[in-house]
Context: one part of a larger RNA
RNA sequence: CUCUGGUUAAGGAAUUAGGCAAAUUAACACCGUAACUUCGGAAGAAGGUGUACCUUCAUUAGGUGAUGGACUUCGCGUCCUAAGCUGAGGAGGGUUGCAAUAACCAGGGGGUAGCGACUGUUUAUCAAAAACACAGGACUCUGCAAACACGUAAGUGGAUAUAUAGGGUCUGACGCCUGCCCAGUACCGGAAGGUUAAGGGAAGAGGUUAGCACUUCGGUGCGAAGCUUUGAACUGAAGCCCCGGUGAACGGCGGCCGUAACUAUAACGGUCCUAAGGUAGCGAAAUUCCUUGUCGGGUAAGUUCCGACCUGCACGAAUGGCGUAACGACUGCCCCACUGUCUCAACCAGGGACUCA
Numbered sequence: 001c002u003c004u005g006g007u008u009a010a011g012g013a014a015u016u017a018g019g020c021a022a023a024u025u026a027a028c029a030c031c032g033u034a035a036c037u038u039c040g041g042a043a044g045a046a047g048g049u050g051u052a053c054c055u056u057c058a059u060u061a062g063g064u065g066a067u068g069g070a071c072u073u074c075g076c077g078u079c080c081u082a083a084g085c086u087g088a089g090g091a092g093g094g095u096u097g098c099a100a101u102a103a104c105c106a107g108g109g110g111g112u113a114g115c116g117a118c119u120g121u122u123u124a125u126c127a128a129a130a131a132c133a134c135a136g137g138a139c140u141c142u143g144c145a146a147a148c149a150c151g152u153a154a155g156u157g158g159a160u161a162u163a164u165a166g167g168g169u170c171u172g173a174c175g176c177c178u179g180c181c182c183a184g185u186a187c188c189g190g191a192a193g194g195u196u197a198a199g200g201g202a203a204g205a206g207g208u209u210a211g212c213a214c215u216u217c218g219g220u221g222c223g224a225a226g227c228u229u230u231g232a233a234c235u236g237a238a239g240c241c242c243c244g245g246u247g248a249a250c251g252g253c254g255g256c257c258g259u260a261a262c263u264a265u266a267a268c269g270g271u272c273c274u275a276a277g278g279u280a281g282c283g284a285a286a287u288u289c290c291u292u293g294u295c296g297g298g299u300a301a302g303u304u305c306c307g308a309c310c311u312g313c314a315c316g317a318a319u320g321g322c323g324u325a326a327c328g329a330c331u332g333c334c335c336c337a338c339u340g341u342c343u344c345a346a347c348c349a350g351g352g353a354c355u356c357a
Base pairs, nucleotide, nucleotide: 001352002351003350004349005348006347007346008345010343011342014341019338027051028050029049030048031047036041038173052095053094054093055092056091057090062086063085064084068080069079070078071077096100108336109335110334111333112332113331114330115328116327120132121131136171137170138169139168140167141166142165148157149156150155174323175322176321177320179253180252181251184250185249186246187245188244189243190242193241194240195239199235200234204230205229206228207227208226211222212221213220214219254272255271256270257269258268281315282312293309294308295307296306297305
């Protein structure tokens, strides 16, 4: 010097990102216990008091129950009596110590916000959380050889189940609620019309040439049947176009100008655009850039915190909104107690380092 422990004057968080670490508290009994609340809780809330030993009440309450007596159905029966042994707890008096749950073991507490209802689950090996799950809510698919999933298939799961069942998706206890938009995308329904494949269909066209005609004898023209290459009209489903519906489907939810007898503001009016222009509630928020917004509270002093305001850069209603008792090794802020965290260090014990062997 370092590690692990121990003690510390005065102060007591001044330390620090942060009371991290340490200290405090701690058992049992009794007294006592607030807001709030889903009436269960909160709660061991908080905050107090007692605790050893001796002695007396005391033959304590209680337990066990010898002996003796009475009755008797003669039973290992019933009733009375109560010796001895055992014996918690309480009250009064006294004794010792610094200290009596004397060691060990054994909650620090309170207030106020955010998030998540809760108990649970998770990144084996840097993250335990506000993430996941959850009961509850909703939408949607599925009539059973179910939907769906695995498999090329056979087959299997779903399920030895059957819509109070099973699958998928979203939300996430509970309370109060969940507004407007179907133009786009998606899904569902519709079938009149338009478009539309293979297939059906075969009009027509081309090739070949038996033959016919012409010929400058080299060829040229026409060309049936058959074979063959094609092939129009017409017919032809779903889909798409089209017509409707659906938002706890994907999603979206405006701008400019003017106006009231101080000023300011605008209940009001005008205008443009849109599918519709954000309702309730909340709001500088886990969301606010400007911003340490402004005001109030707490502090001597507060970029954090709490309560308001609303100018919401860029909250907002199951991608849920706003509350909420209880709960949390979650995250802020404050207070009490407590302390070597600190002012500011010191000493002690042990291990290591170091020196020598």